[in-house]
Molecule: FMN riboswitch aptamer (RFN element)
Organism: uncultured Aeromicrobium sp.
RNA sequence: GCUCCGGGGUCGGUGUAAUUCCGAACCGGCGGUGACAGUCCGCGACCCGGCGAUGACGUGGGGGAACCCGCAAUUCGACGGUUGAGCCGGUGAAAUUCCGGCACCGACGGUGAAAGUCCGGAUGGGAGGAAG
Numbered sequence: 001g002c003u004c005c006g007g008g009g010u011c012g013g014u015g016u017a018a019u020u021c022c023g024a025a026c027c028g029g030c031g032g033u034g035a036c037a038g039u040c041c042g043c044g045a046c047c048c049g050g051c052g053a054u055g056a057c058g059u060g061g062g063g064g065a066a067c068c069c070g071c072a073a074u075u076c077g078a079c080g081g082u083u084g085a086g087c088c089g090g091u092g093a094a095a096u097u098c099c100g101g102c103a104c105c106g107a108c109g110g111u112g113a114a115a116g117u118c119c120g121g122a123u124g125g126g127a128g129g130a131a132g
Stems, first nucleotide, its partner, number of pairs: 002132001003130003010024004025117002027106002029043004038104002047081003051077003058071005086102005108120003
């Protein structure tokens, strides 16, 4: 450098209408960390910013023309910013990672009713991983 891999989760009740409310469940990317992590450290993606590149449909200026200099949707890149949540006890050399207990968190847009679980951007992107 190339190839491949690289996100999971629902039922019921009420109701005109809700997988969004109520009840009970279920799910947890990647790397690190004297011991195994959704809640410790860091990363990715989403979101914001200016910078650089690209320049659709067109368009402004210069020129006799060839051409030259801009504006502009979109897309890409690196950088910066933002980005949720855990304690106690036990064992042990060592664990906010195991065991026990009780908790907590989950972007944005859409959806006759409010979403971690439905639909969508996404047959996307990607931290990274495996072997050749």